[in-house]
Context: one part of a larger RNA
RNA sequence: AGCAUAUGGAGAAUGCCUUGGCAUUGGGAGCCGAAGAAGGACGUGGUUAACUGCGAAAAGCUACGGGGAGUCGUAAGCAGACAUUGAUCCGUAGAUGUCCGAAUGGAGCAAUCCGCAUAAGAGAAGCUUAUGCAUCAUGCGAUGAAUAAAAUAGUCGUAUGAGGGGAACCGCCUGAACUGAAACAUCUAAGUAGGGCGAGGAAGAGAAAUCAAACGAGAUUUCGUAAGUAGUGGCGAGCGAAAGCGAAAUAGGCCAAACCAUGAGUAGCAAUACACAUGGGGUUGCGGACUGUAUAAUGAAUUCUUGAGUUUUAGUUGAACUGCAUGGGAAGGCAGACCGAAGAGUGUGAGAGUCACGUAAACGAAAAGAUGAGAGAUCAGACAGUAUCCAGAGUACCGCCGGGCACGUGAAAUCCGGUGGGAAGCCGGGGGGACCACCCUCCAAGCCUAAAUACUACCCAAUGACCGAUAGCGAAGAGUACUGUGAAGGAAAGGUGAAAAGAACCCCGGGAGGGGAGUGAAAAAGAACCUGAAACCAUAUGCUU
Numbered sequence: 001a002g003c004a005u006a007u008g009g010a011g012a013a014u015g016c017c018u019u020g021g022c023a024u025u026g027g028g029a030g031c032c033g034a035a036g037a038a039g040g041a042c043g044u045g046g047u048u049a050a051c052u053g054c055g056a057a058a059a060g061c062u063a064c065g066g067g068g069a070g071u072c073g074u075a076a077g078c079a080g081a082c083a084u085u086g087a088u089c090c091g092u093a094g095a096u097g098u099c100c101g102a103a104u105g106g107a108g109c110a111a112u113c114c115g116c117a118u119a120a121g122a123g124a125a126g127c128u129u130a131u132g133c134a135u136c137a138u139g140c141g142a143u144g145a146a147u148a149a150a151a152u153a154g155u156c157g158u159a160u161g162a163g164g165g166g167a168a169c170c171g172c173c174u175g176a177a178c179u180g181a182a183a184c185a186u187c188u189a190a191g192u193a194g195g196g197c198g199a200g201g202a203a204g205a206g207a208a209a210u211c212a213a214a215c216g217a218g219a220u221u222u223c224g225u226a227a228g229u230a231g232u233g234g235c236g237a238g239c240g241a242a243a244g245c246g247a248a249a250u251a252g253g254c255c256a257a258a259c260c261a262u263g264a265g266u267a268g269c270a271a272u273a274c275a276c277a278u279g280g281g282g283u284u285g286c287g288g289a290c291u292g293u294a295u296a297a298u299g300a301a302u303u304c305u306u307g308a309g310u311u312u313u314a315g316u317u318g319a320a321c322u323g324c325a326u327g328g329g330a331a332g333g334c335a336g337a338c339c340g341a342a343g344a345g346u347g348u349g350a351g352a353g354u355c356a357c358g359u360a361a362a363c364g365a366a367a368a369g370a371u372g373a374g375a376g377a378u379c380a381g382a383c384a385g386u387a388u389c390c391a392g393a394g395u396a397c398c399g400c401c402g403g404g405c406a407c408g409u410g411a412a413a414u415c416c417g418g419u420g421g422g423a424a425g426c427c428g429g430g431g432g433g434a435c436c437a438c439c440c441u442c443c444a445a446g447c448c449u450a451a452a453u454a455c456u457a458c459c460c461a462a463u464g465a466c467c468g469a470u471a472g473c474g475a476a477g478a479g480u481a482c483u484g485u486g487a488a489g490g491a492a493a494g495g496u497g498a499a500a501a502g503a504a505c506c507c508c509g510g511g512a513g514g515g516g517a518g519u520g521a522a523a524a525a526g527a528a529c530c531u532g533a534a535a536c537c538a539u540a541u542g543c544u545u
Base pairs, nucleotide, nucleotide: 001544002543003542004541005540006539007538008537009536015530016495017494020467021466022464023463024462025461026460027459028458029456030455031165032164039100040099041098042055043054044053046078047077050074051073061094062093063092064091065090066089070082071081072080105114106113107112115133116132117131118130119129120128121127135162136161137160138159139158140157141156142155143154169200170198171197172196173195174194180187184234210217211216221248222247223246224245225244231239232238252448253447254446255392259280260279261278262277263276265274266273267272285426287390288389289388290385291384292383293382298380299379300378303377304376305375306374309371310370311369312368313367315363316362317361321336322335323334324333337354338353339343345357346356347355397421398420399419400418401417402416403415407433428443429442430441431440432439482489483488502529505516506515507514508513
C1' cells in the first nucleotide's frame, strides 16, 4: 500500500406519512368603481421584527340573531384584564375608514408639497376642524364678440351621465409570418397569432323584401344528422356548405308616415302659407288613415305595487359496549352483547358501526339577499266599406374597383364597402344562382327582445387505476430571498415524541461538545432530532507484497 471482515463517522437515498398541489363532476354566483374601485404606502398591540386583522373610533366600535364556558390571532413567556348581569367565537346590518391610486382644487420624482371659498372653534390675522372647488358629454337657463341689427362662437350657472379595474368567454376594427404545396408566385397556414376599441353576466343574432318547389314551411340560437355529400381548387396542396329531418328552448313587440289637437316659430300689411315641437292615432302583405257600427270576451317578455311559498348567508337534535389477558398504550386477541333511514370519513398512545367529531334522517332566522305562484293598478284589444291619402330616397338598382359568401371572376346570383350615375311608389317593389317570360313567394332602405349556447377569476359539495417533497402549481406558502438600470428572471427549504415528559442536579471544558443522573416503550427518538442505503473517511483484526 492493497484485499477481506468487523465497528464507527459522514452522507443523504429508500420506505412510510401529508398540512400542499393537479384534474374533473354537480350546484351556486358572475361584475366592482366619483357614495372613490382593483392594487398599494404608512400606521395600529402593555411588551411586537414578520404574517394575519384593522384604520387616528386602528388584532378593533354599535345593534340584532346564533352559541354556552372559557377568552385576550399565528405565538410561547412576563405583566395585566374580560367572562353565566352570557365573554371569546359565528352570521346579518350599520359606524369609523389616514395617504396614494381613474385620483378629480393646483403641482409632483405615487403614498408628498402648495392653495382658494364658506361655516364653526368667545375667532380680526395666523392656527385647527368640516364642506366644496378637475375634465368631457348631453339637457336647460343666464350672458354674449369680431359685425349696424340679428345670429353664432365663447363664458358662467345648474341637472344628469362618463372616466379606471376585471381570469376566460363575447362583438367590432386592424392583421402577420414560419409552415403545407415535398421548390415557389395564385393558394395554404388564417381572418389564426399579435395590436386597438367596446359590452355583459353572458355577448352577438332575431320576428322574413326568408326558405321551398308546383307540396309546403313559418323569428333567432345551439346540438345530432344530411356529409367529407353538393361544390370549390396552380381541379395541386387543400378548402368545404345549405335545404330537409331529429332534438334543446320557445315570445313576440315598438316606432316613422297618413289623420286629429295644442303651441310663444318663419314669410307677409293682412288673409294665409310653410316648418318644427309635444300629445293622440297607427304598425300590416286579407295593412292603416278615412267613413259607419261597436266598447267586451279575452290576453300580456310593458311598467309599478303587493306577495303565499322556496332558498342562501350562523346553527340544532342525532342510535348502539362491556369484561379478561398481553402491552408504554387496545381500537388488535379472547368472551359475551347492542344499534342501524347511521358499517361514508377523520381523529383518539397499534387496526373502533356502538370513545370524540361526524354520517343517515329530521329541525332552524331577529337581519340582509335571491327566486317567485298569485293578486291589484296599468296596457293591448272588434266588424264592415273602399272614392281619396299613407306605408322608411341620394335608398333600391346599374357601370367600374374591391371585400365577403364553402364558391380563387367564373355562366356568378345573393350580401357589404368605395367611386360615378340614379328609380318606382300598391295598376307598386324584392327574391326564386347570369338573363328573359310565366308562376310561386315575400314587403328592403327604422328600433327592441327572455330561453336553449360560451366561459370560470370566485363560493359550496363531491370524486380520482392523479402526485406524494428532485414528484405535484414556480410556490406543502413565495412571486419571497436573490439577480438585473429596466422590461424581466426567479430559487432552496416538510417529519423528535402518544405527550415536552425538551434532560433538574453532578463532573471535564473558556466555550462548543461530552460523561453520569433523570424522562420516555425507545435517547442507536436529544432538538444538526422517523427510517438512515451507497460513494467517501477512520479504527481494529487477518491475509498478501
RNAcentral holds the full RNA, with entries from ENA. This is a predicted structure of a 545-nucleotide part of an RNA (large-subunit ribosomal RNA, domain I) from a Fibrobacteraceae bacterium. Lineage of the source: Bacteria > Pseudomonadati > Fibrobacteria > Fibrobacterales > Fibrobacteraceae. It matches the Rfam family "Bacterial large subunit ribosomal RNA".